[in-house]
RNA sequence: AGCUUAUCAAGAAAGACUGAGGGACCGGCCCGUUGAAGUCUUGGCAACCCCUAACGGCGCUUCAUCGCCCCGUUCCGAAGGUGCCAACUCCUCUGAAACAGCAAUGUUUUGGUGAGAUAAGUA
Numbered sequence: 001a002g003c004u005u006a007u008c009a010a011g012a013a014a015g016a017c018u019g020a021g022g023g024a025c026c027g028g029c030c031c032g033u034u035g036a037a038g039u040c041u042u043g044g045c046a047a048c049c050c051c052u053a054a055c056g057g058c059g060c061u062u063c064a065u066c067g068c069c070c071c072g073u074u075c076c077g078a079a080g081g082u083g084c085c086a087a088c089u090c091c092u093c094u095g096a097a098a099c100a101g102c103a104a105u106g107u108u109u110u111g112g113u114g115a116g117a118u119a120a121g122u123a
Stems, first nucleotide, its partner, number of pairs: 002122007013042005021031003027091002043085003048081002050077001053074005059068002089115001093112008
C1' cells in the first nucleotide's frame, strides 16, 4: 500500500526562521507579501484509543456466593498514544420534496453512491 468498522454542520493559533505558494484530485470558488507552504517553540480543541465508575450480557471458577476475563451501554476525566486548530470533507455525482423562474436553471431541506481524511483493529 490493502481490508474491516466508526466518524466527518461543532470546536480550537500565537511567536521565531524563511519567502510564494496553498486549499487531495478535474473544474469552480476562495486563502496568500497585512506573509502561502515548510521547520521549530509554546498554546489550545476534541475525546478515536485511553482513564474512572455504574449497569447489562456471554463464558470461566466455585457447593454457592465473592471474584476474574471478554463484549456492550452510559457516566467522569484529560496523565499518556494519535489527530486536529479558514471556509460543511470549501463546493463538485445523484433520488425526492418545497420555493423562485417563461425557460434554461438556481436555492433550501432530506436520503443515496463514490472519493478523501482521521481513529481503532486486521493479515
This is a predicted structure of a 123-nucleotide RNA (SAM riboswitch aptamer (S box leader)) from Chitinophaga pinensis. It was read from a public genome assembly, where an Rfam model found it. The organism belongs to Chitinophaga, within Bacteria. The coordinates come from a structure-prediction model, not an experiment, and the mean pLDDT is 79.